[in-house]
RNA sequence: GGGGAUAUGGCACAGUUGGUAGCGCGUCUGCUUUGCAAGCAGAAGGUCAGGGGUUCGAGCCCCCUUAUCUCCA
Numbered sequence: 001g002g003g004g005a006u007a008u009g010g011c012a013c014a015g016u017u018g019g020u021a022g023c024g025c026g027u028c029u030g031c032u033u034u035g036c037a038a039g040c041a042g043a044a045g046g047u048c049a050g051g052g053g054u055u056c057g058a059g060c061c062c063c064c065u066u067a068u069c070u071c072c073a
Stems, first nucleotide, its partner, number of pairs: 001072007010025002013022001019056001027043005049065005
């Protein structure tokens, strides 16, 4: 320098034909316990990497950029 992949909550990750953004763990509150852990109930937490475009409507499609990983030279 060229090809490919990845980017979504604090962490690890889903998201099916473009139509209300989710699961697990963690965090907080309550219940339970002598106490802790476990369990049960509830809650908070999101610029879907950034920008632009297409569309009635974009996490999803198109373009550019950034970061990381990987392959070729």
Predicted 3D model of a 73-nucleotide RNA (transfer RNA) from a Candidatus Caenarcanales bacterium.
The sequence was found in a public genome assembly.
Taxonomically the source falls in Candidatus Caenarcanales (Bacteria, Bacillati, Candidatus Melainabacteria, Vampirovibriophyceae).
It matches the Rfam family "tRNA". Rfam classes the family as a transfer RNA.